A computed fold for an 86-nucleotide RNA from Bacillus salinus, annotated as c-di-GMP-I riboswitch aptamer. The model forms 95% of the base pairs in the Rfam consensus. Its Rfam family is "c-di-GMP-I riboswitch aptamer". About the family: GEMM was predicted in a large-scale screen for bacterial structured RNA regulatory elements. Gene Ontology term of the family: cyclic-di-GMP binding. The coordinates come from a structure-prediction model, not an experiment, and the mean pLDDT is 86.
[in-house]
RNA sequence: GUACGAUAAAGGCACAAUUGCUGAAAAGCAAUGUCGCAAAGCUAUAGGGGCUAAAGUUCUACGAACUAUGCUAGCCAGCUACCGAA
Numbered sequence: 001g002u003a004c005g006a007u008a009a010a011g012g013c014a015c016a017a018u019u020g021c022u023g024a025a026a027a028g029c030a031a032u033g034u035c036g037c038a039a040a041g042c043u044a045u046a047g048g049g050g051c052u053a054a055a056g057u058u059c060u061a062c063g064a065a066c067u068a069u070g071c072u073a074g075c076c077a078g079c080u081a082c083c084g085a086a
Base pairs, nucleotide, nucleotide: 004084005083012037013036017032018031019030020029021028022027035074041079042078043077047076048075049072050071051070056066057065058064059063
């Protein structure tokens, strides 16, 4: 340095749920919380997947279908990084 990941040390993050705010929604932010995480750090101008469908388009027009310009990094991926037993 690369790979690997302890019943190590020092620290870190925070699922569901509840409350408040934002949003059309998905979802985000804050607090409580602690399901879990060795990258649960960063990236959604570049790759794959997933969610939503306001506006738009189409239709058999109550409504339905399609579509991201909206999201998701705690789905994969890419990039970077702390510690050091075997």